[in-house]
Molecule: Bacterial RNase P class A
Organism: Leucobacter sp. gxy201
RNA sequence: AUGGGCCGACGGACGGUCGCGUUGCGGGUCGCUUCGGCGGCGCCGCACCGAGGAACGUCCGGGCUGCACAGAGGAGGACGGUGGGUAACGCCCACCCGGGGCAACCCGCGAGAAAGUGCAACAGAGAGCAGACCGCCCGGCGCAGUUCGCUGCGUCGGGUAAGGGUGAAAGGGUGGUGUAAGAGACCACCGGCGCUCGUGGUGACACGGGCGGCCAGGUAAACCUCGUUCGCAGCAAGGCCAGACAGCAGGCGUCGACGCUCCUCGCCGAGUCUGCGGGUAGGCUGCUAGAACUCGUCGGCAACGGCGAGUCGAGAGAGAUGACCGUCACCGGCCGGGAGACCGGUCGGUACAGAACCCGGCGUACAGUCGGCCCAUUCCG
Numbered sequence: 001a002u003g004g005g006c007c008g009a010c011g012g013a014c015g016g017u018c019g020c021g022u023u024g025c026g027g028g029u030c031g032c033u034u035c036g037g038c039g040g041c042g043c044c045g046c047a048c049c050g051a052g053g054a055a056c057g058u059c060c061g062g063g064c065u066g067c068a069c070a071g072a073g074g075a076g077g078a079c080g081g082u083g084g085g086u087a088a089c090g091c092c093c094a095c096c097c098g099g100g101g102c103a104a105c106c107c108g109c110g111a112g113a114a115a116g117u118g119c120a121a122c123a124g125a126g127a128g129c130a131g132a133c134c135g136c137c138c139g140g141c142g143c144a145g146u147u148c149g150c151u152g153c154g155u156c157g158g159g160u161a162a163g164g165g166u167g168a169a170a171g172g173g174u175g176g177u178g179u180a181a182g183a184g185a186c187c188a189c190c191g192g193c194g195c196u197c198g199u200g201g202u203g204a205c206a207c208g209g210g211c212g213g214c215c216a217g218g219u220a221a222a223c224c225u226c227g228u229u230c231g232c233a234g235c236a237a238g239g240c241c242a243g244a245c246a247g248c249a250g251g252c253g254u255c256g257a258c259g260c261u262c263c264u265c266g267c268c269g270a271g272u273c274u275g276c277g278g279g280u281a282g283g284c285u286g287c288u289a290g291a292a293c294u295c296g297u298c299g300g301c302a303a304c305g306g307c308g309a310g311u312c313g314a315g316a317g318a319g320a321u322g323a324c325c326g327u328c329a330c331c332g333g334c335c336g337g338g339a340g341a342c343c344g345g346u347c348g349g350u351a352c353a354g355a356a357c358c359c360g361g362c363g364u365a366c367a368g369u370c371g372g373c374c375c376a377u378u379c380c381g
Stems, first nucleotide, its partner, number of pairs: 001377010012328007020050002023047005028041005052352001056363002059361005064234004071264001073262001076230005081095005096110001097108004111225002116223002118219002133164002135160011172190006191215001193212008238285004247276006255269002258266002292311008329350009
C1' cells in the first nucleotide's frame, strides 16, 4: 500500500419564526362559599423540561399485581457439549468437539440413529435383514475355426461385490495370501467402533497401552427415548372513590360443581357453568430512583462482581416531543481551474424509526461518519 477479520463510539450543529405536551407561577372566566378562600377549564401569558440505538418486533427471561396453591403418576410445552456469569433466560463469557478459511477469525437448534417405528426426489440392475446392467469365472448345448491341445461367437444354467457405470450416499482403505474367478474367507499395517487400563484436566475431552468382533450409512428444527425444567393471566394487571342497573332461560349439582385434563386426594357445603338482556364506561392511584447510569479503583483470561464518588426534570386521552427558513458540517453527481495535492461553483441527499408498568436479552431496520486491535500478500528501510 492493497485485501480481509474482530471490537467499540456517534447518528447532524447553531440561529430565527411558528406550533405541541406535562408541571409550576401569574392572569381570565365559571361554580361553590362560613366572604377567609376552595375547585373546575379543548382559555391567555411566562418559565423549566420533553424519545431511541434500536423507543420497533413482542420472540425469550424476570420484577410487580391478581387468581389458584395438597400430593403422586400421566398428558402437554420448553431446553440439551463442559465450566462459569446472572434476579432469571432459549442470553453472555471462556473452553471442548465438529466443519470452513493460508491466517486473523467465523459457523454449529452440539444428548441418543448397535431400543423401536417412519422417511429419502432424480439417476441407477440394485437404497436398508442390499444389488448381477456391463465385466470376470465355471459348466451344458449349438455353430465356426483348428497346429486336434483347444480357441472364438451365440444361447441356457450357475458363481462372483475385485473392475466399469449411476448417485449426495453402493455395507472400511492399502498391500498380500488364497481362488475357476472372487470375497475380512485369511494375514499385515492404517482408519473407525465397543470394552478396559494409565496419565493430564474441575470438566467437556485429549494423549498413550491392552482386548474384541471385521465394520456399524443419513435423518430426532420426524415420531420416539433419556435428562433437566415449567401453575394461569397480564398495568385495558390490581386498589380506592363516585355513579348506574333488571333480570330471564338452560346445563350439571346433596355426592361433586371447583382445583388445566384423567386418577387418587383435598377444600367447600351451596352453588357453579353457558347463553340472552340491562347498566356504567368518570376521577384518583398503580407511575417511574431502578437487578439504573457514569467515572475511579480492586478481583477475574472474560462475561461479570465488590467498594467509593457523582448523576438522574416524558410519564399521556392507546394522541405532544414538530414544521419552515438561513448559515455551517458531512456525503454524492456535474462543471471550471491546476502538473499534482487540492481549490472554487452548482444541484441533490442527511437514514431507520418514535416511549405508554418497568427492567435484562435476542432478532430485525438504518443515509452516513469516526476510533482501536489483529491477519494475509507485496514493497521500502